RNA sequence: CGCUUAUUAAGAAAGACGGAGGGAUUAGACCCAACGAAGUCUUAGCAACCUGUGACCACACAAGGUGCUAAAUUCUAUUCUGCAAAUGGCGGGAAAAGAUAAGUU
Numbered sequence: 001c002g003c004u005u006a007u008u009a010a011g012a013a014a015g016a017c018g019g020a021g022g023g024a025u026u027a028g029a030c031c032c033a034a035c036g037a038a039g040u041c042u043u044a045g046c047a048a049c050c051u052g053u054g055a056c057c058a059c060a061c062a063a064g065g066u067g068c069u070a071a072a073u074u075c076u077a078u079u080c081u082g083c084a085a086a087u088g089g090c091g092g093g094a095a096a097a098g099a100u101a102a103g104u105u
Base pairs, nucleotide, nucleotide: 002104003103004102005101006100007099008098013043014042015041016040017039021032022031023030026077027076028075029074044069045068046067049065050064051062052061053060054059073097078094079093080092081091082090083089
């Protein structure tokens, strides 16, 4: 990197360094940002996939390995569809892509 499975509208930020971008990619929209973006570090927190304990499952507790801590994965894009009605609006389901975990060639 690829493949499989599960989850993906919940939850949880301060400080230091840094110095202009960031919200995965493409396009559009909309946001965040000198009242300090990305990134790095420290501390704190959230969650509970793996893990441990309760003999086991469900479940509960813990928090060692990951992960995460603006907005739904910010929204839309492909497809099916409900209502509405006229160059365009409001929704619902599924898929694709992405992210994370566990496993695997």